[in-house]
Molecule: c-di-GMP-I riboswitch aptamer
Organism: Ferroacidibacillus organovorans
RNA sequence: UUGCUAACCGGGCAAACCUAUCGAAAGAUCGGGACGCAAAGCUACGGGCCUACUACACAUGGAUUAACGUGUUAUGGUGGCCGAGUUGCCGGA
Numbered sequence: 001u002u003g004c005u006a007a008c009c010g011g012g013c014a015a016a017c018c019u020a021u022c023g024a025a026a027g028a029u030c031g032g033g034a035c036g037c038a039a040a041g042c043u044a045c046g047g048g049c050c051u052a053c054u055a056c057a058c059a060u061g062g063a064u065u066a067a068c069g070u071g072u073u074a075u076g077g078u079g080g081c082c083g084a085g086u087u088g089c090c091g092g093a
Stems, first nucleotide, its partner, number of pairs: 012037002017032002020029003035080001041086003045083003048078003055072004
């Protein structure tokens, strides 16, 4: 220095749920709140998963040639799904 990871120090983050706000939704943010987390710090590069505004196709229906419905689709989301990259506290084996 790197990988892995006990104890210890200072501590850190914050699930569900609730309020408010944004969003078509998934979800995100502020505040409250703690299920848990040694990266549950950061980054959508790869995979998975979630949503489908838009677009396309089909169907219902209509004659006001519409609304609504089904399927496909991420450019949307998820870093607390995994991998990867990158940064960091303690210090035994």